[in-house]
Predicted 3D model of a 100-nucleotide RNA (SAM riboswitch aptamer (S box leader)) from uncultured Acutalibacter sp. Lineage of the source: Bacteria > Bacillati > Clostridia > Acutalibacteraceae > Acutalibacter. Rfam family: SAM riboswitch aptamer (S box leader). From the family's description: The SAM riboswitch is found upstream of a number of genes which code for proteins involved in methionine or cysteine biosynthesis in Gram-positive bacteria. Its mean pLDDT, the model's own confidence on a scale to 100, is 81. The sequence is in RNAcentral, with records from MGnify. The model forms 94% of the base pairs in the Rfam consensus.

């Protein structure tokens, strides 16, 4: 930079106190969290198999990553549009994660 981020994934094993980025709310944990291992899931990279003039698109496998509480749990910041204001609500971007 670029794509995605409303789906999906155990009643397991080790160990024991904290964990959801961050701030603020809300939440999750001794009826064992967070991490590690095994299982899973998914298919972005890869390998393949077909159409295609090419870009591409389809299906398969699964060797590198990832992901397995809550929509990226929810709000933050900046913008559009609606509305006499105000609050609430929607859309797009930033912020965050992951991949190439």
């Nucleotide at each position: 930079u670029u794509a995605u981020c409303a789906a999906g994934a155990g009643c397991g094993g080790c160990g024991g106190a904290g964990g959801g980025a961050c701030a603020g709310g809300c939440c999750c944990u001794g009826u064992g969290a967070u991490g590690c291992c095994c299982g899973g899931c998914a298919a972005c990279c890869u390998g393949u198999a077909g159409u295609g003039g090419a870009a591409a698109c389809u299906g398969c496998a699964a060797g590198g990553u990832g992901c397995u509480a809550a929509u990226u749990c929810c709000u933050g910041c900046g913008g559009a549009a609606g509305g006499g204001a105000g609050u609430u609500a929607u859309c797009c971007g930033g912020u965050g994660a992951u991949a190439a």